[in-house]
Context: one part of a larger RNA
């Protein structure tokens, strides 16, 4: 791709081509127990001015953590990229163990208010204010540097309970205590960076390549070694054991095939690498030179009041395009996992599910028994018959699956609440841990599964039949029309063309084409 079919379920797979371009929606947020602000709808009261509740809620902002994970793709890369085995000169947020601290001050700035510019994106000026934001001072066990004299270097509070005292009787609150957090340093764990041996496609119709090149000294730089960079010095370094150049290609666990040796491949799943419109760059940070961050340049698209702006699906869906060819702009956070949070919880196109496609694998059904007058019809015939064929009809059964009705697990125990025990603590506050009891939560879902009902009722095709290769006759045609993987068939009796009857092989598939062994 052709023909045919569509009952199923489970698991699996589904843009191999333009790393070409993308409308729209969603895919990374969260924390009020870090901080200062702070509505409205609605509702109640009202002396009609307003006030209370809503509510310190929604919301924006400062700040913290996360956005370096998870998800995608295979362009580039023949390389310490990957695989494997070693190594020393390193860093590591959150986490674990143990150690020492957390004293005392200060000045700002968003939000907000006022004003200004702009079509917009947004920007500017003035004024007010808080912090776990920022900056000094002190201390500094330690840590860093050291010419061993010395020098440098930190922090932040928040919440719960008790509560002297104060009080405008609302509340505030020294102090005690617990929990979380903060700072310095040590060890661990995890993750990451770096170096080396060996292995890793084709071409010699590519034979020479190299100047930061190879080594040294010194300096700079990095978390760290190093020509990593620079100055100077030496003239080295690599190469037929294939350098350099060109082509092709992400690598591996593995997959396919094969008796094996081997050959081919690297889709899904898993590990590593690289990339994120193209090229370059750094910032922040424990970690990036950062897919849904920033800056510059370029191509392209969009908005514009022409001054200027906005964008990046190789995330999940989806559109057009390319192509022989590949799906829904679906549901849910119920489970698993992740981020934030004390928690409740919020977010999560990760994920779990559903939808579409016979794309592959597996299983089931399309009925079972009986039934010879071997019916009719078809085909063949030597005209006797043979065959289709127990096949059908008829009779007796069954009801899987689909259909209708009803019942109905598991995926869900965490959280919360109560009790008991233990740790901490002055405490029968509080808080943390463990156990027991109780108990909320299901997208899938009309779930799986079970029961009942009706009736054989709704369910078979495709290729082949000369030899290889399993399966033969008749008619038509007459080297024509045609078949064909190879050998080869067809020119008047063609088992090889076309049809029919019959048969063979597979079967919801069967053939063909392409590809690999």
């Nucleotide at each position: 791709c052709c023909c045919c079919a569509u009952u199923g379920g489970g698991g699996c797979u589904g843009c191999c081509u333009g790393g070409a371009c993308c409308a729209u929606g969603c895919a990374a947020g969260u924390c009020g127990a870090a901080c200062g602000c702070g509505a409205a709808a609605g509702u109640c009261c009202u002396u009609c001015g307003g006030g209370g509740c809503g509510a310190g809620u929604a919301g924006a902002g400062u700040g913290g953590c996360g956005g370096a994970c998870g998800g995608g793709u295979g362009a580039g890369u023949a390389a310490c990229g990957c695989g494997u085995g070693g190594g020393a000169a390193u860093c590591u947020g959150c986490c674990c163990a143990g150690u020492a601290g957390c004293g005392g001050g200060g000045g700002a700035u968003a939000a907000c208010c006022c004003g200004a510019g702009g079509a917009a994106a947004c920007u500017c000026g003035g004024g007010c204010u808080a912090a776990u934001a920022c900056c000094g001072c002190a201390u500094g066990u330690g840590c860093c540097c050291u010419a061993c004299g010395g020098g440098g270097u930190a922090a932040a509070g928040a919440g719960g309970g008790g509560g002297a005292u104060c009080u405008u009787c609302g509340g505030a609150g020294a102090c005690c205590u617990c929990u979380c957090g903060c700072u310095g340093g040590u060890g661990g764990a995890u993750g990451a960076g770096c170096c080396c041996g060996c292995g890793u496609c084709c071409g010699a119709u590519u034979a020479g390549c190299u100047u930061g090149u190879u080594g040294g000294u010194g300096a700079g730089g990095u978390a760290a070694c190093g020509g990593c960079u620079c100055a100077c010095c030496a003239a080295g370094g690599c190469g037929a054991c294939g350098a350099u150049c060109g082509g092709u290609a992400g690598c591996u666990g593995g997959u396919c095939u094969g008796a094996g040796a081997g050959g081919a491949c690297g889709a899904c799943c898993a590990g590593c690498c690289a990339c994120a419109c193209u090229g370059g760059g750094a910032c922040u940070g424990a970690g990036a030179c950062a897919c849904g961050g920033c800056c510059c340049a370029g191509a392209c698209u969009c908005c514009u009041a022409c001054g200027g702006g906005a964008g990046g699906c190789a995330g999940c869906a989806g559109u057009g395009g390319g192509g022989a060819a590949u799906a829904u702009u679906g549901g849910a956070c119920a489970a698993u996992g992740g981020g934030c949070g004390c928690a409740a919880g919020c977010c999560u196109g990760a994920u779990c599910c559903a939808g579409c496609a016979a794309u592959g694998c597996c299983g089931c059904g399309u009925g079972g028994g009986u039934g010879a007058a071997g019916a009719a019809g078809g085909c063949c015939u030597g005209c006797g018959g043979g065959u289709u064929g127990u096949a059908a009809a008829g009779c007796c059964c069954u009801u899987u699956c689909a259909g209708u009705g009803g019942g109905g697990a598991a995926g869900a125990a965490a959280a919360g609440c109560a009790g008991c025990g233990g740790g901490u603590g002055a405490a029968c506050a509080g808080u943390c841990c463990g156990c027991u009891g109780u108990g909320c939560u299901g997208a899938c879902g009309u779930u799986a599964c079970c029961c009942a009902c009706a009736g054989a009722a709704g369910a078979a095709g495709c290729a082949c039949c000369g030899g290889c290769u399993a399966a033969c006759u008749c008619c038509g045609u007459g080297c024509c029309a045609g078949c064909a993987g190879c050998c080869g068939c067809g020119g008047u009796a063609a088992u090889a063309c076309g049809g029919a009857g019959g048969g063979u092989g597979c079967g919801a598939g069967c053939g063909u084409u392409a590809a690999u062994c």